Predicted 3D model of a 1525-nucleotide RNA (small-subunit ribosomal RNA) from an Acidobacteriota bacterium. The RNAcentral record of the sequence draws on ENA and SILVA. Its mean pLDDT, the model's own confidence on a scale to 100, is 85. The source organism's lineage runs through Bacteria, Pseudomonadati and Acidobacteriota.

């Protein structure tokens, strides 16, 4: 400077923030499913059975190396037998030469120099080609084919016989070449390698075409090219539940072997090699280049193309050759398939097509050598399933198209509605364009150069009549899949009703489902679109970039110390690390830039980058390493001096408890909530005295010492580690961590052997309890204690590894040291360790930590990686066992955590208040009776309320109505109503039949207005329709009304601060109220619903007003009497004012609020009473008051109407009333209210009746008349404590009333009967003053019915010490695993059900070792009496080879025997998950015995005991520290 480059979201809660785990949104795919499918280019296409294969093709070619050598066809001749020439030196085959080891295919095996990279070969080969030196002379024996003969089913095979070669065999020559003896010279890794050079000895050949030139060959050699063996550094999988492995194994030497090196192979000789930087072993798997994801470093993968490599039905050998130990060659041996005459024989598709078969899944038994490449041939040319090409598959990447444009009546038609519309939607239709693809027709390629030919000149195209170009017709042929709850774009309706179903996660569905299914709409991809699998990404969720460990998972129970790791100052030398510079190399494609070529892009070509790597030279010297050399600030040593409950042995001492003796000395002890078991009259217990014995060591004693932890306490005495001040001196980096290793380790626990006093699992007994295999008691063994071995684990905790460094401070203490001042003591100040406490920066999710770090850094070890299963199982090692160590899957879950926060709750604390309790009064709970519920009845007993907050409740009144039930009997546009339509002009009313009654049939009577009319209206009424009607269902769909915590004092907001945040603060504190009332104080300031206060009555007063009230004064009058006249003074009525405010005075209080006390006031601190009810619970209650969504019903669930029910009755339970007597009942006189009712009423006088009540009707719409008598009480009398002169049920008779009717089923009244009942069990209500208590009266409701409600007045008390206790409530505080909020949550066993995994007698298969045996082909090695053409030899023979034989090696095979791994198994063992199964009640709160760890015993169970340890315990009290005055 330039390029390039990084998203997140849901889901644990009430609610937050962190930890974490699941899940999604991205991309990729050799893919496959499902529903669609128009074209076209370019790729790609058996990932499973390396399973197994029919047919056909994939390797041949050379006559110009070499003999042989046909037929058919044609032509001719013919004596018809045949010949001749031609096909033709043609096909065929054979000797021979080259190819056939490349092309192609496939990954089974293989963790290895197989890959990859980079070097070596002084350890090596190399046909075919390339350039170069030299050569190519003469000879000689066969043998195939062929014919003859034979064997065979057949492959094939044998024997005799002729025959050539660029086939084989000698011989000459020998420039190179190789070997042997020599000289001379470079190089050199000292092994050796290579030039030159004398001299000696080996060792060749082939020929072919051409008329020639000449050319292709062939031989020997040198050098290239290209291609290969072998070696080596270095890099890449998993498991240690595999730690040891190895005998040809390591090395030497001397043989063989090969192209070559080498234990490749022998023989000897030596004892090595290899691992913890992971050998062996077991699993997995071809490597790579590179694909895919990633921002990148990573991570996953190796399919198509290109390099390597491996393999060719399974195993083993070799042969030939340049090259194989050979895919389409050979042998053997195995399994399979085929022929088979049953004697024997052929076969390998992991080539290209194809079959079968596996499987979720992968194509044509196509065309050509036209290209490009191979192979052979001199070359035509043959050959070539390589390989270009077509075809199948939307399987993938790119590309085009289904049409453009105008078009509102916003059509029709669907959907949805609030009935106004709204949406699909310019979309359609219509009009006006336009023709790509596709149809059809015409034309019509590049790809082609070469080759053949002296040239002219000729010829060659599979694809393919394709690309591609033009033409013609016409919107014509051409649109689909997912989703619409959030993540995630996209919303209604209607069916379903925890059902059907959806789901990737959270998570939808139990009658209003944007989430299930369909319709409409919408959204989003698009000839494709989901859906499953996989990879990588998000995921920093294994963290090198780039993570953690107090409390979330995670720090080893401590130390010591070996490998490793890391390591002061300084000087030099080096250059391994490291930096730079050059050279190679890092194949090609592939990627990324340019640019180019297919119309475009996909794809293709070209050039540049890159290839981040290796290696090799060469430079630098700062840092890490190494080497020397020095120093002292790290370590250490030496000396002084005090400090310690530091270790070990040993001895020694008291006080307490039990146990013996023995005295006093009596009846109890002893224990506990409270008892009992025990112990004691055989004398306990208490106390005295003496004794035995064992174990721990009060006070000192302290967040005081010591010690690595564990741990360590009386006093003495020996040994003995450690530390720590102080001064000074030496050594010279000696340090620091520490994987393995090795010691130490609390209790419990084990062996042995002693000891045992207290204690005290187990265990017995006694208690508690529903049950107590606890929790108290009483007894008690192991044990606890010592010796000696062991185990070796704890909440072995600071839940904080260890060392170094730094990085504000105050303030206690333990051990030292110095100072200042002092006579010392205290005290002060400086300073080293050690050891708290409180805090600043910083950290940290908060908490918290905080020079003792959790801060800032370095180094080096442990440890973690979502819960559950499980620290389990199996191994493997350690133990005498108990057990430890180490340490998983399967399966399941979407969580499980950590800190805080509001809030509820606690058998958790602190304040506080209420008739909460206490103190009083009277009730209830027993009896009768009413009412009201529950149950039971029943045709029906109509419904609803259910702790308080249902139950004298909805009902302020069920004989019929009421009425909703039952029975039965009628109606269907209906019993009420309102629109259209159409009829009539009625209908009602009256008569009458039937009948309970509703109805039902019948007669009979009968309209209005306008308007000439005709018509219209209005009004009843039928008829149809549209809507009706429902006390039917949901109060869990709701509005409204009510309860109810509760007339409790609370609940909340703005803005501000403080907190990452839910939240806090305010509103908390100190006082004080009745009160979040008020003061003070305060990071708060304010504010809002409530609180009070306004309201209404009552209590006092005053003003006005004075009738129906009222009469004090006048004055009339009665029997009397506000009765008159009169007056409004008084009472009274009813409007208004006015009065109370802690305003005054004292004290107390903080100079406050406020209390307490007084004063004056009718009233005093809210004067008494009502009304009034925050925020918000309780899915309270009401769908039957009323309204109201959904849903049901419609000749019924509607409606009408008789009658019955709601009134039933073994029984229970609330609520009342009357009583049980004498503070009382009879009976007789006697006085005093308030509020309130009344014209469909109240009704007086009188008169009648014993009464109930009749009769009677003045008066009053009412301050006037009436209802109206108040009652307890007073005063006289009686009765004398009893079932009564009490009590009044129940039952008989006789009546009144009310009403259409009192039988079910009113209410009263008179007589007459006279039950229970003698003060009430556990338990339980309500009341704090004009209150309880008692006493009557009044209304509403209502024909009639009141003991029930609502009122109202009369008489009228007791008690409160006080707040421990029950209850309910408020506020602060704590703890929590609860949040549906303690009626919470939550354990573990039994049952059932089902999944997975371990044990298990065994079985069964694979793999694998090891001994042993066996030995096929084959090389090699011996032998070779057989058997042989070439050379030697006249011959005989030799020489050379050889078939058979033998050996050694070795494949299948077999026998024993291990070790793995898999599968299976009667039983068995815990686990995991399930619906509202049992049983209890661990844990959570003091969880009702605080838990919780270790161990060790017991029990159905969760659990209990015992021992020691932890706080990760409430809760009161002390002590230390600390902070403020």
């Nucleotide at each position: 400077u330039u390029c390039u480059u990084g998203a997140g979201a849901g889901u644990u809660u009430g609610a937050u923030c962190c930890u974490g785990g699941c899940u999604c949104a991205g991309a990729a795919u050799c893919a496959a499913c499902g529903c669609u499918g128009g074209c076209g280019g370019c790729g790609u296409g058996c990932c499973u059975a390396a399973c197994a294969c029919a047919u056909g093709c994939a390797a041949g070619u050379c006559g110009a190396g070499c003999g042989a050598g046909a037929a058919a066809g044609g032509g001719g001749c013919u004596u018809c037998g045949g010949c001749c020439c031609u096909g033709a030196g043609u096909a065929c085959a054979g000797c021979g030469g080259c190819g056939c080891a490349c092309g192609g295919g496939u990954g089974a095996g293989u963790a290895a120099c197989a890959c990859g990279u980079g070097g070596g070969u002084a350890a090596c080969c190399u046909g075919c080609c390339u350039c170069g030196a030299a050569g190519u002379g003469g000879g000689g024996a066969a043998u195939a084919a062929c014919a003859c003969c034979g064997g065979g089913a057949a492959a094939c095979c044998g024997g005799u016989g002729c025959u050539a070669a660029u086939a084989c065999c000698g011989c000459a020559u020998a420039c190179g070449a190789u070997g042997g003896c020599g000289g001379a010279g470079u190089c050199u890794u000292c092994g050796g390698a290579u030039u030159c050079u004398g001299u000696c000895a080996u060792g060749a050949a082939a020929g072919g075409a051409g008329c020639a030139a000449u050319u292709c060959g062939c031989u020997u050699u040198g050098a290239g090219a290209g291609g290969g063996g072998c070696c080596c550094g270095c890099g890449g999988c998993u498991g240690a539940u595999u730690a040891g492995c190895u005998a040809g194994u390591u090395g030497g030497u001397g043989g063989g072997g090969u192209a070559a090196u080498g234990g490749c192979u022998c023989a000897c000789c030596a004892a090595g090699g290899c691992g913890a930087c992971g050998a062996u072993c077991a699993g997995u798997a071809g490597c790579c280049g590179g694909u895919c994801u990633g921002a990148g470093a990573g991570g996953a993968c190796g399919g198509u193309c290109g390099g390597c490599c491996a393999c060719a039905c399974u195993g083993g050998a070799a042969c030939u050759g340049a090259g194989a130990c050979a895919c389409g060659g050979u042998c053997c041996a195995g399994a399979c398939u085929c022929c088979u005459a049953c004697g024997g024989g052929a076969g390998g598709c992991a080539g290209c097509a194809g079959u079968g078969g596996g499987g979720a899944a992968u194509u044509u038994u196509u065309g050509g050598c036209a290209a490009u490449g191979g192979g052979g041939g001199a070359a035509a040319c043959c050959c070539u399933g390589a390989c270009c090409a077509a075809g199948c598959a939307a399987c993938g990447c790119c590309g085009c198209g289904u049409g453009g444009g105008u078009g509102a009546u916003g059509a029709a038609g669907u959907c949805u509605c609030u009935u106004g519309g709204g949406a699909c939607g310019u979309a359609a239709a219509a009009c006006c364009c336009u023709u790509u693809c596709g149809a059809c027709a015409g034309g019509g390629a590049c790809g082609a150069a070469a080759c053949c030919g002296c040239a002219a000149g000729g010829u060659u195209g599979a694809c393919g009549g394709u690309a591609c170009c033009u033409g013609u017709a016409g919107a014509a042929g051409a649109a689909g899949c997912c989703c619409c709850g959030g993540c995630u774009a996209a919303c209604u309706c209607c069916g379903u009703g925890c059902c059907a179903g959806c789901a990737g996660c959270c998570g939808c569905g139990g009658u209003a489902a944007u989430a299930c299914g369909g319709g409409g709409g919408g959204g989003g991809c698009a000839a494709g679109c989901g859906u499953u699998g996989u990879u990588c990404g998000g995921a920093a969720u294994u963290a090198c970039u780039g993570g953690g460990c107090g409390u979330a998972a995670a720090g080893g129970g401590c130390g010591c110390g070996u490998a490793g790791g890391c390591g002061g100052c300084u000087c030099g030398c080096u250059a391994a690390g490291u930096c730079g510079g050059a050279u190679g190399u890092g194949a090609a494609a592939a990627c990324u830039c340019u640019g180019g070529g297919c119309u475009c892009a996909a794809c293709c070509c070209a050039g540049a980058g890159c290839c981040u790597g290796c290696a090799u030279c060469c430079g630098a010297a700062a840092c890490u390493g190494g080497c020397g050399g020095g120093c002292u600030a790290g370590a250490g040593u030496u000396c002084u001096g005090g400090a310690g409950g530091g270790g070990a042995a040993a001895g020694c001492g008291g006080a307490a408890u039990u146990c013996c003796u023995g005295g006093u000395g009596u009846a109890g002890c002893g224990g506990u909530g409270a008892a009992a078991u025990g112990c004691g009259u055989a004398g306990a217990u208490a106390u005295c005295a003496g004794g035995a014995g064992g174990a721990a060591c009060a006070c000192c004693g302290g967040u005081g010492g010591c010690g690595a932890a564990g741990g360590c306490g009386g006093c003495u005495u020996u040994c003995u580690g450690g530390a720590c001040a102080g001064a000074a001196a030496c050594u010279g980096a000696c340090g620091c961590u520490g994987a393995g290793g090795c010691g130490c380790g609390a209790a419990a626990g084990c062996u042995a052997g002693g000891g045992g006093a207290g204690c005290a699992a187990a265990c017995a007994g006694g208690a508690u309890u529903a049950g107590a295999u606890a929790c108290c008691c009483u007894g008690g063994u192991a044990g606890u204690c010592c010796u000696a071995g062991c185990c070796c684990u704890a909440a072995a905790c600071g839940a904080u590894g260890g060392a170094u460094a730094c990085u504000u401070g105050c303030u206690g203490u333990g051990a030292g040291g110095g100072g200042g001042a002092u006579u010392g003591a205290a005290u002060c100040c400086c300073u080293u360790c050690g050891u708290g406490g409180c805090g600043a920066a910083g950290c940290u999710a908060a908490c918290g930590c905080a020079u003792u770090a959790a801060g800032u850094a370095u180094c080096c070890c442990g440890c973690c990686u979502g819960g559950g299963g499980a620290g389990u199982a199996c191994g493997g090692u350690c133990g005498c066992a108990a057990g430890g160590c180490u340490g998983a899957a399967a399966c399941u879950c979407a969580a499980a955590g950590g800190a805080a926060u509001u809030g509820a709750c606690g058998g958790g604390g602190g304040c506080c208040c209420g008739c909460a309790c206490a103190a009083g009064c009277g009730g209830u709970g027993g009896a009768g009776u009413a009412u009201g519920u529950g149950g039971u009845u029943u045709a029906a007993u109509u419904c609803g309320a259910c702790g308080c907050a249902a139950c004298g409740c909805g009902a302020a009144g069920a004989a019929c109505c009421u009425u909703a039930c039952c029975u039965g009997g009628g109606c269907u546009c209906g019993a009420a109503c309102g629109g259209c339509u159409g009829g009539u002009g009625a209908c009602a009313g009256g008569g009458g039949g039937c009948g309970a009654a509703a109805g039902u049939c019948u007669c009979u009577u009968u309209u209005c207005c306008c308007g000439c009319a005709a018509g219209g209206g209005a009004c009843a009424u039928c008829a149809g329709u549209c809507g009706a009607g429902g006390u039917g269902c949901u109060g869990c769909a709701u509005g409204g009304c009510u309860g109810u915590c509760g007339u409790c004092a609370g609940c909340u907001c703005g803005u501000g601060u403080c907190g990452u945040g839910a939240g806090a603060u305010g509103u908390u504190g100190g006082g004080u109220u009745a009160a979040g009332u008020c003061c003070c104080g305060c990071a708060a300031c304010g504010a809002g619903c409530g609180c009070a206060a306004c309201c209404c009555u009552u209590g006092c007063u005053c003003u006005u007003a004075g009738u129906u009230g009222c009469c004090a004064u006048c004055a009339g009058g009665u029997c009397a009497a506000g009765c008159u006249g009169g007056g409004c003074a008084c009472u009274c009525u009813a409007a208004g004012a006015g009065g109370a405010c802690u305003g005054c005075c004292g004290g107390u209080g903080a100079a406050a609020a406020a209390c307490c006390g007084g004063a004056g006031g009718a009233a005093g601190g809210u004067g008494g009473g009502g009304a009034u009810g925050a925020c918000g619970u309780c899915a309270a209650g009401u769908c039957c008051u009323c309204a109201u969504g959904g849903c049901c019903u419609u000749u019924a669930u509607g409606u009408c109407c008789a009658g019955g029910g709601c009134u039933a009755c073994a029984c229970a339970c609330g609520u009342a009333c009357u009583a049980c007597a004498a503070u009382g009942g009879g009976c007789g006189g006697u006085a005093c209210a308030a509020a309130g009712a009344g014209u469909c009423g109240c009704a007086a006088a009188c008169c009648c009746g014993c009464g109930a009540g009749g009769g009677g009707g003045a008066g009053c719409c009412a301050a006037u008349c009436u209802c109206a008598a108040a009652a307890a009480g007073c005063c006289g009398u009686u009765c004398u404590c009893a079932g009564u002169u009490c009590g009044g049920a129940u039952u008989g008779c006789a009546g009144u009333c009310u009403g259409c009717a009192a039988c079910u089923c009113g209410a009263c009244u008179g007589c007459a009967u006279g039950a229970a009942g003698c003060u009430g069990g556990a338990a339980u209500c309500g009341c704090u003053a004009g209150u309880a208590a008692u006493c009557g009266c009044u209304g509403a409701u209502c024909a009639g019915c009141a003991a029930g409600c609502a009122g109202c007045g009369g008489u009228g008390a007791a008690u409160a010490c006080g707040u421990u206790c029950c209850c309910g409530g408020g506020c602060c505080u704590u703890g929590u695993a609860c949040a549906c909020a303690c009626c919470g949550c939550c354990c573990g066993u039994c049952a059932c059900a089902u999944c997975a995994c371990g044990a298990a007698a065994g079985c069964c298969a694979g793999u694998u070792g090891u001994a042993c045996u066996a030995g096929a082909a084959g090389c090699c090695g011996g032998u070779a009496a057989u058997u042989c053409a070439a050379c030697c030899g006249c011959a005989a023979g030799g020489a050379g080879a050889u078939a058979g034989c033998c050996g050694u090696c070795c494949a299948a095979g077999g026998u024993a025997u291990g070790a793995c791994u898999g599968g299976u198994g009667a039983u068995u063992g815990g686990g995991g998950u399930g619906a509202a199964g049992u049983c209890g009640u661990a844990a959570c709160a003091a969880g009702g015995u605080a838990g919780c760890c270790g161990u060790a015993g017991g029990a159905g169970a969760a659990c209990c005991u015992g021992u020691g340890g932890c706080u990760g315990g409430a809760u009161c009290a002390c002590c230390u520290c600390c902070u403020u005055u």